Background
Predicted 3D model of a 76-nucleotide RNA (transfer RNA) from an Acetobacteraceae bacterium. The organism belongs to Acetobacteraceae, within Bacteria. It matches the Rfam family "tRNA". By type it is a transfer RNA. Gene Ontology term of the family: triplet codon-amino acid adaptor activity.

């Protein structure tokens, strides 16, 4: 520098042909009895990495940038 890849809740990942943003696990409230816990159930948590553009309608397409990762090239 080129290309490909990936960024969604505290974590770790789902999201199909664009059409109401999910789950586990953590946190937190209740129950309940085996009490530092466990086990059921209930709540809250999200500018979908920015920034645009398409379109009735973007997490999902397009475009330019941030960050991270592989490969290749430079490396005089």
């Nucleotide at each position: 520098g080129u290309g490909c890849c990936c960024g969604u809740a505290g974590c770790u990942c789902a999201g199909c042909c664009g059409g109401u943003a999910g789950a586990g696990c953590a946190a937190c409230g209740g129950a309940c009895u085996u009490u530092u816990a466990a086990u059921c159930u209930g709540u809250a948590g999200g500018u979908c990495g920015u920034g645009g553009g398409u379109u009735c309608g973007a997490g999902u397409c397009c475009c330019a940038c941030c960050g991270g990762g592989c490969a290749c090239a430079c490396c005089a």